[in-house]
Context: one part of a larger RNA
RNA sequence: CGUUUGGCGGAUGCCUUGACACAUUGUUGCGAUGAAGGGCGUGAUUACCUGCGAUAUGCCGUGGCGAGUCGGAAGUAGACUGUAACCCACGGAUUCCCGAAUGGGGUAACCCAGCGAGGUAAAUCCUCGUUAUCGUGUCGUGAAUACAUAGCGGCACGAAGCAUAGCUGGUGAACUGAAACAUCUAAGUAACCAGUCAAAAGAAAUCAAAAGAGAUUCCCUUAGUAGCGGCGAGCGAAACGGGACUAGCCCAAACCGACCUUCGGGUCGGGGUUGUAGGACUCAACAUCGAAUUACUCCACCUAGCCAAAGUGUUUGGAAAAUCACACCAUAGAGCGUAAAAGUCGCGUCGGUGAAGGGAGGUGUAAUUCGUAGAGUAUCCUGAGUAGGUUCGGACACGUGAAAUCCGGACUGAAUCUGGGGGGACCACCCUCCAAGGCUAAACAGACAAUGUGAUCGAUAGUGCACUAGUACCGUGAGGGAAAGGUUAAAAGCACCCCGGAAGGGGGAUGAAAUAGUUUCUGAAACCAAAUGCUU
Numbered sequence: 001c002g003u004u005u006g007g008c009g010g011a012u013g014c015c016u017u018g019a020c021a022c023a024u025u026g027u028u029g030c031g032a033u034g035a036a037g038g039g040c041g042u043g044a045u046u047a048c049c050u051g052c053g054a055u056a057u058g059c060c061g062u063g064g065c066g067a068g069u070c071g072g073a074a075g076u077a078g079a080c081u082g083u084a085a086c087c088c089a090c091g092g093a094u095u096c097c098c099g100a101a102u103g104g105g106g107u108a109a110c111c112c113a114g115c116g117a118g119g120u121a122a123a124u125c126c127u128c129g130u131u132a133u134c135g136u137g138u139c140g141u142g143a144a145u146a147c148a149u150a151g152c153g154g155c156a157c158g159a160a161g162c163a164u165a166g167c168u169g170g171u172g173a174a175c176u177g178a179a180a181c182a183u184c185u186a187a188g189u190a191a192c193c194a195g196u197c198a199a200a201a202g203a204a205a206u207c208a209a210a211a212g213a214g215a216u217u218c219c220c221u222u223a224g225u226a227g228c229g230g231c232g233a234g235c236g237a238a239a240c241g242g243g244a245c246u247a248g249c250c251c252a253a254a255c256c257g258a259c260c261u262u263c264g265g266g267u268c269g270g271g272g273u274u275g276u277a278g279g280a281c282u283c284a285a286c287a288u289c290g291a292a293u294u295a296c297u298c299c300a301c302c303u304a305g306c307c308a309a310a311g312u313g314u315u316u317g318g319a320a321a322a323u324c325a326c327a328c329c330a331u332a333g334a335g336c337g338u339a340a341a342a343g344u345c346g347c348g349u350c351g352g353u354g355a356a357g358g359g360a361g362g363u364g365u366a367a368u369u370c371g372u373a374g375a376g377u378a379u380c381c382u383g384a385g386u387a388g389g390u391u392c393g394g395a396c397a398c399g400u401g402a403a404a405u406c407c408g409g410a411c412u413g414a415a416u417c418u419g420g421g422g423g424g425a426c427c428a429c430c431c432u433c434c435a436a437g438g439c440u441a442a443a444c445a446g447a448c449a450a451u452g453u454g455a456u457c458g459a460u461a462g463u464g465c466a467c468u469a470g471u472a473c474c475g476u477g478a479g480g481g482a483a484a485g486g487u488u489a490a491a492a493g494c495a496c497c498c499c500g501g502a503a504g505g506g507g508g509a510u511g512a513a514a515u516a517g518u519u520u521c522u523g524a525a526a527c528c529a530a531a532u533g534c535u536u
Stems, first nucleotide, its partner, number of pairs: 001533007013521001014486002018457002020454009029162002037098003040053003044076002048072002059092006068080003103112003113131007133159009166196006177184001181230001206213002217244004227235002248439003251383001255270006275417001277382004281376003289371008298362002301359003305353003311326003315322001327344002329333001335347003388412008398424001419434005473480002493520001496507004
């Protein structure tokens, strides 16, 4: 150095309990009736997980299922069960202590009280209940200080805290990029605070352009266009068009009435709600249709389930589902399992069917409530410290620019339908709309659950976790954070004998196989040893 046989090691192959992504459907909150999350208990035996709470691996009722059951998880012992257990669904009872934690305190899961009631012969003992704060309302009481008010007390109702992401509003960086850096960018991002289940927006003082559209939201397109920009880096629309989904409404005022009045007006009720102006007012008329809520009715859905076709033999083999032979079913030849590869063995599948109780919808009927029409035009009303202006900021794709539009601080400050806003400085004409009050489902975002699917992964992959995983371990702490799957068809997990103190081994037994022996499928390489051959 080669070969062989072993050892060590755990790659590779095969497998999958677990993940990942998307789709569909459902839900979109829980909490002082004590949550989320924990501590400690709870089993015949019990370290961990799961379940549960001193009624403690559970109690009661209703429905389903139908022969076994006492969780993962064996064993031993002992029980339950056709007087219906176990299991599943729904409803209820119980639910220690901490935790918003709320009687006071506190180093969370502990300590110590007041008041009322009960137990007792009695109690300082035991049991039960109650006692935090703030806001709103109401009642009582009541200072300085006369009336009063502050304060104090009672009662009722509400709040608080948690939750991944989404959304809205408020506050709001820097690293970075610009190959430096200051305007700019990053970015109204991260972070913090508040609110919500969907949020926000929303029924034109909107767009458009000589034609018209007709609330909002989301997607596609417009378009990396028009533009903005130390015209650098970069930033970056909108309308039209195509889709998703569609839904519209209510006040203030004029006027009328009632009550009160400090005579200014106020409260309540009717009335009324728009731009082709509308309403009040005057005249005429008294009809039609629609919406919501509640009750009943019927229908389907969700929350346990149920029925469900059709095959035997032969050969090989440890084992038949494989082979061969002859059959059968099919609205079922999806899939999984069964000792190997099964339409006809099991679970299922196709197709049907089902709810006492709980949930969430729709149809119809009834009741109640609300809304909905014509003509005229002298007078009245139609949102004021508002619109607009100046100045300083901010938002608009738009960095002050020719800068419209919107929002805010300061100073000002209209018109009133013969009115007012907009159409990107501004003016005219024209067109269009009606601000200064409010509400509004769906389409859209996210989370969770169930189901389904995959030119997704297959244990250094896929979630950090297929296993006692946010565990072990590290850190004062915030926080960081693993490794670790596979005997066999079935434990049949090696009775008995021998060597040994044991570990372990040799026989023997099981098994198809033990070089499948629990350090268990396969068992690569590095590395180690023995035997042997060659070479020096």